[in-house]
Molecule: c-di-GMP-I riboswitch aptamer
Organism: mouse gut metagenome
């Protein structure tokens, strides 16, 4: 040194994210997520599609959004 869960505030459709409070953990819990390395997962606005006539409802299919504290990988990297 980082900071998981919760918890308030803010973005966002969500997943998530940032900020504060917290620490469960963590030799890398540092960085890299466009076809700017490979995989794998979360969401599901818009799109499509489908259920009755119509849906502001409901399923169902997709990321261009997310996830580095999901693996592999690649850069830097304390002490002893």
């Nucleotide at each position: 040194g980082c900071a998981a869960a919760c918890u308030g505030c803010c973005g966002g459709a969500a997943a998530c994210g940032g900020c504060a409070g917290g620490a469960c953990g963590c030799a890398a819990a540092g960085c890299c997520a466009a076809u700017u390395g490979g995989g794998g997962g979360c969401u599901a606005a818009a799109g499509c599609g489908c259920g009755c006539a119509c849906a502001u409802c409901g399923c169902g299919c997709c990321a261009u959004g997310c996830c580095a504290g999901c693996c592999c990988g690649g850069c830097c990297g304390c002490c002893g």